This is a predicted structure of a 387-nucleotide part of an RNA (large-subunit ribosomal RNA, domain III) from a bacterium. The full RNA is in RNAcentral, with records from ENA. Model confidence (mean pLDDT): 81 of 100.
[in-house]
Context: one part of a larger RNA
RNA sequence: GAGUAGCGAUAAUGCGGGUGAAAAACCCGCACGCCGAAAGCCCAAGGUUUCCUGCGCAACGCUAAUCGGCGCAGGGUUAGUCGGCCCCUAAGGCGAGGCAGAAAUGCGUAGUCGAUGGGAAACUGGUUAACAUUCCAGUACCGCACUUUAUUGCGAUGGGGAGACGGAGAAGGCUAGGACAGCCGGCUGUUGGAUAUGCCGGUUUAAGCGUUUAGGUAGGCUCUUUAGGCAAAUCCGGAGAGCUAUUACCGAGGCGUGAUGACGAUUUCCUCUUUUGGAAAGAAGUGUUUGAUGCCAUGCUUCCAGGAAAAUCCUCUAAGCUUCAGAUAAAGUGUGACCGUACCCCAAACCAACACAGGUGGGCAGGGUGAGAAUCCUAAGGCGCUU
Numbered sequence: 001g002a003g004u005a006g007c008g009a010u011a012a013u014g015c016g017g018g019u020g021a022a023a024a025a026c027c028c029g030c031a032c033g034c035c036g037a038a039a040g041c042c043c044a045a046g047g048u049u050u051c052c053u054g055c056g057c058a059a060c061g062c063u064a065a066u067c068g069g070c071g072c073a074g075g076g077u078u079a080g081u082c083g084g085c086c087c088c089u090a091a092g093g094c095g096a097g098g099c100a101g102a103a104a105u106g107c108g109u110a111g112u113c114g115a116u117g118g119g120a121a122a123c124u125g126g127u128u129a130a131c132a133u134u135c136c137a138g139u140a141c142c143g144c145a146c147u148u149u150a151u152u153g154c155g156a157u158g159g160g161g162a163g164a165c166g167g168a169g170a171a172g173g174c175u176a177g178g179a180c181a182g183c184c185g186g187c188u189g190u191u192g193g194a195u196a197u198g199c200c201g202g203u204u205u206a207a208g209c210g211u212u213u214a215g216g217u218a219g220g221c222u223c224u225u226u227a228g229g230c231a232a233a234u235c236c237g238g239a240g241a242g243c244u245a246u247u248a249c250c251g252a253g254g255c256g257u258g259a260u261g262a263c264g265a266u267u268u269c270c271u272c273u274u275u276u277g278g279a280a281a282g283a284a285g286u287g288u289u290u291g292a293u294g295c296c297a298u299g300c301u302u303c304c305a306g307g308a309a310a311a312u313c314c315u316c317u318a319a320g321c322u323u324c325a326g327a328u329a330a331a332g333u334g335u336g337a338c339c340g341u342a343c344c345c346c347a348a349a350c351c352a353a354c355a356c357a358g359g360u361g362g363g364c365a366g367g368g369u370g371a372g373a374a375u376c377c378u379a380a381g382g383c384g385c386u387u
């Protein structure tokens, strides 16, 4: 220079009470304002204790601070079913032998890794200061091992089926959700009116199990035969004969059960100066309409550029074993390890040197207006952007 520029979105604050040395900023209350396809909620990545509680205010916070993502201390993350690990493979990596090379090394078979994909199984309610599909209550389900009983051709790294898949478009059936009515509980205070055809609030319930529907796909079963499926086959494929018409499989949703349960407006009692905390009881819980971008649906129609693989599963036999072992069905008993789980997650906690107007993948999607996820207003919820 200069007590100057600046104090980081013009969403906005005001009052009362509390705490305190001190309050524009902390806590509580009332009013006002802002977002509301977000400035709300839940995940992935990334961060790594920032989460909760107590005590602090030197520094950090662009001001103050009693407050804090700050300092100190203590506490907090509970799983057979969520995700990983595990089984399986894709691109790609590594790669016994092998090939090439002077070597380093490069390529690559068998194989072995490798998810962003395929693969068994859980829901509702409650609870903590802080975790919950993990704890608790209720009701379930799956795999494996063993035992018992009954029946019995079992057996794979091999064969076959299934798994198993593109784009676009259209129509239908549903549900989530919404709206209204009915029902239940409560209210009727101020001003001109208002016990009424008024106002406010509630009307919620899963997986599983049973039953099958709209609809979709395929015909189904028995027998004979068979140059194919690298061997075999009763399986698949080819050929033929007979019987049969609603037959088999898939399938949202509905209904019943789950549930004489839970939840539930509210009421009562206890505690507390207040803030509050705890316990008990507990009404109605129906119908109509609208309606998805969600489900049926990996469906249907259509098009050409013709749209993963393997395991699991089902089935067939080979070697082999056939009083065993093994397989199937039912019941019972047991078992299910390890790792993640706090918190932020369009952000003051991630990436940007900062509590930075920037960047950051996915899911949820109320009401009025509307073609709409636009716009404006608003609910739940969250904020008023730290002078």
Stems, first nucleotide, its partner, number of pairs: 013031006032384004040364004046344002050342001051075006060068002080141002082340003086119003092113003098107003122139005142336011153321002158316004166303004172296003177290005182203006204262002208257005215250004219244008228236002263285001266281005304307001350359002366378003